[in-house]
Context: one part of a larger RNA
RNA sequence: GAACGCUGGCGGCGUGCUUAACACAUGCAAGUCUAAGGAGAAAGUUCCUUCGGGAGCAAGUAAACUGGCGAACGGGUGAGUAACGCGUAGGUAACCUACCCUUAAGCUCGGGAUAACCCACCGAAAGGUGAGCUAAUACCGGAUAAUAUCUUUCCUCAUAAGGGGUAAAGAUUAAAGGUGGCUUCGGCUAUCACUUAUGGAUGGGCCUGCGUCUGAUUAGCUAGUUGGUAGGGUAAAGGCCUACCAAGGCGACGAUCAGUAGCUGGUCUGAGAGGACGAUCAGCCACACUGGGACUGAGACACGGCCCAGACUCCUACGGGAGGCAGCAGUGGGGAAUUUUGGACAAUGGGGGAAACCCUGAUCCAGCAAUGCCGCGUGUGCGAAGAAGGCCUUCGGGUUGUAAAGCACUUUUGUCAGGGAAGAAAUCCUUUGGGCUAAUACCCUAGGGGGAUGACGGUACCUGAAGAAUAAGCACCGGCUAACUACGUGCCAGCAGCCGCGGUAAUACGUAGGGUGCAAGCGUUAAUC
Numbered sequence: 001g002a003a004c005g006c007u008g009g010c011g012g013c014g015u016g017c018u019u020a021a022c023a024c025a026u027g028c029a030a031g032u033c034u035a036a037g038g039a040g041a042a043a044g045u046u047c048c049u050u051c052g053g054g055a056g057c058a059a060g061u062a063a064a065c066u067g068g069c070g071a072a073c074g075g076g077u078g079a080g081u082a083a084c085g086c087g088u089a090g091g092u093a094a095c096c097u098a099c100c101c102u103u104a105a106g107c108u109c110g111g112g113a114u115a116a117c118c119c120a121c122c123g124a125a126a127g128g129u130g131a132g133c134u135a136a137u138a139c140c141g142g143a144u145a146a147u148a149u150c151u152u153u154c155c156u157c158a159u160a161a162g163g164g165g166u167a168a169a170g171a172u173u174a175a176a177g178g179u180g181g182c183u184u185c186g187g188c189u190a191u192c193a194c195u196u197a198u199g200g201a202u203g204g205g206c207c208u209g210c211g212u213c214u215g216a217u218u219a220g221c222u223a224g225u226u227g228g229u230a231g232g233g234u235a236a237a238g239g240c241c242u243a244c245c246a247a248g249g250c251g252a253c254g255a256u257c258a259g260u261a262g263c264u265g266g267u268c269u270g271a272g273a274g275g276a277c278g279a280u281c282a283g284c285c286a287c288a289c290u291g292g293g294a295c296u297g298a299g300a301c302a303c304g305g306c307c308c309a310g311a312c313u314c315c316u317a318c319g320g321g322a323g324g325c326a327g328c329a330g331u332g333g334g335g336a337a338u339u340u341u342g343g344a345c346a347a348u349g350g351g352g353g354a355a356a357c358c359c360u361g362a363u364c365c366a367g368c369a370a371u372g373c374c375g376c377g378u379g380u381g382c383g384a385a386g387a388a389g390g391c392c393u394u395c396g397g398g399u400u401g402u403a404a405a406g407c408a409c410u411u412u413u414g415u416c417a418g419g420g421a422a423g424a425a426a427u428c429c430u431u432u433g434g435g436c437u438a439a440u441a442c443c444c445u446a447g448g449g450g451g452a453u454g455a456c457g458g459u460a461c462c463u464g465a466a467g468a469a470u471a472a473g474c475a476c477c478g479g480c481u482a483a484c485u486a487c488g489u490g491c492c493a494g495c496a497g498c499c500g501c502g503g504u505a506a507u508a509c510g511u512a513g514g515g516u517g518c519a520a521g522c523g524u525u526a527a528u529c
Stems, first nucleotide, its partner, number of pairs: 002525005009376006015369002017334001022332003026329003031069003036066002044057005076287003085212008095204002100200002103197004108142004117132001119130004148172006154165003177192006213259003220250003225247008262284004266277004289310005312323004340366001342365003348362001349360004379409004389400004415465005423456001428450008473518005478499003484513005494501002
């Protein structure tokens, strides 16, 4: 965050499984880069043809493979957790940080494989085995290198320290090319990558003080337990782990145990103090069928990765395999109850890419629901013969009631017609200046000019046309509590929040007329203050 009953015109902005962390059909939700690398179709079409076919375009395209980055973000849920989990204030002389920025330096010489591919084989499938070929920014070796790391020595500091030191000596550790321009083919140069190091930024890890629900009809709890030494392990302190030694540690200031619960900013309420709650939005945490584990990586012990075990579902040729919506829609089930198997990447943001661009159920929109808040409308003025009808009546009348009819007017909304946005200026092209450079190329950068791009949507909005036309209900009327009569019923039928009504004149039941209160809502129920 409501639900139910009756009713229901419109718009704007929000919100929408609180229950079964139950099970899930189907589609989509994480890709991208050919400017890292080798390889590389087909349909179709054109031409030739010995009619078998061949060649060109399609196309270095599609689909794959190696490699890089991303996939640890974004999105969901609240099961667990009473905990340094969260909040707040600190510490880290005990730490890490890909991409980004700054500064300094470098980018050298070689090597052997392997996937794709081809061949053979096994299997129902999922998939797998063997032989052969090949490339790289994949992998490996050598060189060089310090302000990096290690060892030894030394200096220094508010700090016991693993702090600071362009102090000394020794040892160790690196790399990869791609694209554009010029070229006398030797290279030069721009840019993007790559390597090492310094500092930063950002993001995290760990530690500590204080705060953080109920129960004593839970009073004792604890052996890696508490501390020390040594070692291991980690990015890092630490019983984190191991060996040995000591016997400690916690507890009525509530340990332990049990129950309940994600925490907070906040939300609701209240004059406040407080009390209750923790939907949406934002921060943190935890989880991803259940339990366990590690691998890769800067970062995970990883929702749409891997392995093992388990439950469940599905396929099977019975040998064996496949799966995980607490992503967005959607289905069944549960339930009083909660939406579309929609559109677009136009904007914002994210990933990849030099870029063009691709991907993005994040997001932006639309759809459904009176579920909430706010706004508007359902006409306005005049109109007494106080019409008819209804109801009441003391039968005179009263009331419905200016209400209607009638006359005059308006056109919000709705309908029709016409016009019609903002959200979109960046990237891009061109030009001028500056930088780089051997260069007026290329590239980078600042300014001017130009063009393209809209899911929503022909939407918002504006103008015009006709026409009161398209639009009122619900609850209540004994007191509390605003609002009364008649008839029916007769302790019956029924009402009811409390008091209480009803047994023959019921303002309390049912109906009608009238009235009162709210109003596209009104009542009821539940919940909280």
A computed fold for a 529-nucleotide part of an RNA from an uncultured beta proteobacterium, annotated as small-subunit ribosomal RNA, 5' domain. The coordinates come from a structure-prediction model, not an experiment, and the mean pLDDT is 83. The full RNA is in RNAcentral, with records from ENA and SILVA.